[in-house]
């Protein structure tokens, strides 16, 4: 350059057009002489980023930006 995958919470990851979730972190509590561990609770999200198409979009369809991978 061009073809393909991928980008979702601090992280690692789900969600086949129809309320964004889970584990861990992180804070509060409980239990414990104390830590750990374990239990209950709670913060935490412009779904990369600009559009489009739809009653509706993380999902489709453009363009764009970054990773990884093959042709050249």
């Nucleotide at each position: 350059a061009g073809u393909g995958u991928c980008g979702u919470a601090g992280u690692u990851c789900a969600a086949u057009g129809g309320u964004a979730g889970a584990a861990u972190c992180c804070c509060c509590g409980a239990c414990u002489g104390u830590c750990u561990a374990u239990c209950g609770g709670g913060a935490g999200g412009u779904u990369g980023c600009g559009g489009g198409u739809u009653c509706g979009a993380a999902u489709c369809c453009c363009g764009u930006c970054g990773g990884c991978a093959c042709u050249g």

The prediction has a mean pLDDT of 82. This is a predicted structure of a 72-nucleotide RNA (transfer RNA) from a Flavobacteriaceae bacterium. The organism belongs to Flavobacteriaceae, within Bacteria. The RNAcentral record of the sequence draws on ENA.